RNA sequence: GCCGCCAUCGUCUAGUGGUCCAGGACAUAUGGUUCUCAUCCAUAAAAUCGAGGGUUCGAGUCCCUCUGGCGGCA
Repeated sequence: GCCGCCAUCGUCUAGUGGUCCAGGACAUAUGGUUCUCAUCCAUAAAAUCGAGGGUUCGAGUCCCUCUGGCGGCA
């Protein structure tokens, strides 16, 4: 330098154009249960989806550029 893949709550992830003001698990907070802790149960908070633009009535999802990570070729 060229090609491909990936980027979503604190962490790991679901999502294949509208049923999603984004769901789940773990973690966290509060409450219940327990003599206490753990377990278990309930509830809550937490992501405008890496950045910018485009397409569309409508984009986390499709297209382009950039940034970062991983892999391959040279």